[in-house]
Molecule: Bacterial RNase P class A
Organism: Dehalococcoidia bacterium
RNA sequence: CGAGGUGGCCGGGCGGCCGCCGUCGCGGGCGUCUACCGGUGCGCGCGAGGGAGGAAAGUCCGAGCUCCAAAGGGUAAGGAUGCCCGCUAACGGCGGGGCGGGGCGACCCGACGGAAAGCGCCACAGAAACAUACCGCCGCCCUCCCAGAGGGGGCGGCAAGGGUGAAAAGGUGAGGUAAGAGCUCACCGCCUUGGCGGCAACGUCAAGGGCCAGGCAAGCCCCAUCCGGAGCAAGGCUAAAUAGGGGGAACAUUGGCUUACCCGGCCAUUCCCCGGGUUGGCCGCACGACCCAGCCGGCAACGGGUGGGCUAGAUAGAUGGCCGCCGUCCCGGUUUUUCGGGAUACAGAACUCGGCUUACAGGCCGCCUCGACCU
Repeated sequence: CGAGGUGGCCGGGCGGCCGCCGUCGCGGGCGUCUACCGGUGCGCGCGAGGGAGGAAAGUCCGAGCUCCAAAGGGUAAGGAUGCCCGCUAACGGCGGGGCGGGGCGACCCGACGGAAAGCGCCACAGAAACAUACCGCCGCCCUCCCAGAGGGGGCGGCAAGGGUGAAAAGGUGAGGUAAGAGCUCACCGCCUUGGCGGCAACGUCAAGGGCCAGGCAAGCCCCAUCCGGAGCAAGGCUAAAUAGGGGGAACAUUGGCUUACCCGGCCAUUCCCCGGGUUGGCCGCACGACCCAGCCGGCAACGGGUGGGCUAGAUAGAUGGCCGCCGUCCCGGUUUUUCGGGAUACAGAACUCGGCUUACAGGCCGCCUCGACCU
C1' cells in the first nucleotide's frame, strides 16, 4: 500500500424568529371551603428549567405488575425447547467449551437428543431403495458341432467386476478359493468393554467383536425438561348535576284517584339513604432487575462494593416550522487555492424492563489475518 476478519462508537453543530406538551416559581382573575389565618380548583400573563431512538419499529421470546382464578398431586391432550458447563429475576437470550463443516489465515456457520421400539417415505434412473440379481464369475450334468479354453439347456455356488443412482450388505491391500466372500490377516472406520485426562460434552489408549445395524425425526413417533388464561382499553378510586332503578319517611303545599263533600288511604310530589352506568375526571405513570465514572473478582457472560446523578409523560396523542452560517458525502470545472450543483438516512415513545430480529445516507476508533514492496 492492497485485500479481508472482528469488536465497539457516532449518526449532524451554532444562531435568530414563531409555536406545542409537562414541571416549578411569581403576579393577577373567577369559583369554592372557612369566623379568621389559610387551603383548594380552573383559566390568563411573565420567568426558569425539561422534552424521542439506536433501533422508540416487528410484537418473536422471557419477566415485573394487575385481574380472572385454583393451575396441590398425577395422567392425557396441545405447544415450546433439545451437545456440555456456566451467567441471569427469567429466557427459545448471552458467555466459554466440545463435536461437525467452510476458509491459506484472522475467523465464520450449525433444529447438534434417539434411525439395533414401531409406522411411513426414499423423485428420476435402476433387476433391486433394504432386500434383490440386469450384465456377469465359477462348478457339475445333458446336448450340438468344424471336437477347442466353442454354442445351447438344466441344477447349484457367488456377489469380486460392470451398469443405475444422492445413496446398493464397511474401505484399501494381501492371503485364500472352483469362483468368491471379514472366510483369514494388517491398517483405517464402526460397535462393545475397560484404563487414563476432563465437573461435563468429549478426547485418548488398550482389549474384544468380525460388521449383525443404508438414509430421512425441518414425516409421524420415542425420550428428557418447561408451560393456567387474559392483558394498562390490565385494574382501582370518583365530586356535583340530570335521567332512570331500589329502600325508607312525611302528608306542610299542589294535582289526581278512591261516589258529590269531609276524614282517612294511595299515587304523583317533597326529603333522606343505597347501589349501577358514562371514549367524563384522577390514580396506575415514571426511583428503576435505572444511568454515569473508576476499583475489585472472573478468560468471558456477569457479580461485588465506592462515589455521583434524577433523565419525556402526551391521551387524538406535545417533542415542531421557517431562515442564516457551518460540517459531512457525491458529481462537474480548476495544477493548487477555490467555484457551481446535488444529497444529508432508517424512522418517531404510549405501563415498564431483559433479549432477539429487521431497517439505516454517511462516518470514526481498537485489535487481528493474508499478500506485495521498501529499509